[in-house]
A computed fold for a 73-nucleotide RNA from a Halobacteriovoraceae bacterium, annotated as transfer RNA. It matches the Rfam family "tRNA". Rfam describes the family as follows. Transfer RNA (tRNA) molecules are approximately 80 nucleotides in length.
RNA sequence: GCGAAAGUAGCUCAGUUGGUAGAGCGCCACCUUGCCAAGGUGGAGGUCGCCGGUUCGAACCCGGUCUUUCGCU
Numbered sequence: 001g002c003g004a005a006a007g008u009a010g011c012u013c014a015g016u017u018g019g020u021a022g023a024g025c026g027c028c029a030c031c032u033u034g035c036c037a038a039g040g041u042g043g044a045g046g047u048c049g050c051c052g053g054u055u056c057g058a059a060c061c062c063g064g065u066c067u068u069u070c071g072c073u
Stems, first nucleotide, its partner, number of pairs: 001072007010025004019056001027043005049065005
């Protein structure tokens, strides 16, 4: 230099025929128990890497760009 993959909650990841952003773990509160652990219920937490475009509507489609990983030279 060229090509490919990934980027979504604190962490690991879903969500791909465009139509309300989710799960598990973690965190907080409460319930259960004589206490702890385990279990149960509820809650907080997100400008979907960034910028622009298409569209009535974009995490999703298109262009650019940044970061990480892999391959080629």